Record summary
This is a predicted structure of a 158-nucleotide RNA (FMN riboswitch aptamer (RFN element)) from Allonocardiopsis opalescens. The source organism's lineage runs through Bacteria, Actinomycetota, Actinomycetes, Streptosporangiales and Allonocardiopsis. Its Rfam family is "FMN riboswitch aptamer (RFN element)". Rfam 15.1 lists 6,230 matches to the family in 5,120 species. Its mean pLDDT, the model's own confidence on a scale to 100, is 78. The sequence was found by an Rfam model in a public genome assembly.

RNA sequence: CUGUGCUCCGUGACUCGGUGCAAGUCCGAACCGGCGGUACGCGCGGCGCCCGGCCUGCGGGCGGCGCGCACAGUCCGCGACCCGGCCGAAGCCAUCGGCCGGUGAAUCCGGCGAAAUUCCGGAACCGACGGUGAAAGUCCGGAUGGGAGGCGGCACGG
Numbered sequence: 001c002u003g004u005g006c007u008c009c010g011u012g013a014c015u016c017g018g019u020g021c022a023a024g025u026c027c028g029a030a031c032c033g034g035c036g037g038u039a040c041g042c043g044c045g046g047c048g049c050c051c052g053g054c055c056u057g058c059g060g061g062c063g064g065c066g067c068g069c070a071c072a073g074u075c076c077g078c079g080a081c082c083c084g085g086c087c088g089a090a091g092c093c094a095u096c097g098g099c100c101g102g103u104g105a106a107u108c109c110g111g112c113g114a115a116a117u118u119c120c121g122g123a124a125c126c127g128a129c130g131g132u133g134a135a136a137g138u139c140c141g142g143a144u145g146g147g148a149g150g151c152g153g154c155a156c157g158g
Stems, first nucleotide, its partner, number of pairs: 001158007008150002015029004030138002032127002034078004041069005047063006073125002082102008107123005129141003
């Protein structure tokens, strides 16, 4: 450095006021945001080649190497939820699991800069399904679940 197995981690947010019989759901002000990527560019340091100059140490160009550097709810992709199909567990239904396919929300302007819809300033927008005397991103629920992934740890190898 790397392979396999096990293990660990792996989503957040409503306070106050108003109206009302009743609202954490409406109105006003607020608060929250899974995972991976995102510069053929820039900087530093060596190396090789070429050109110029110098007389012993510079400058420029090209190439390649090492290290570092720009940060996203809205950009690209993934995951979850949801829909369909196939297979398996199951006596049947229900349910659960695996695989494949589909679906999968929403941003602009200005500034700095080599580079930013990612930073700064400003103004916007989005948020599944079920439930709940009243309509939910924030309450309750599936969920002590699942998972994209991730700093590691242990064991056995190369």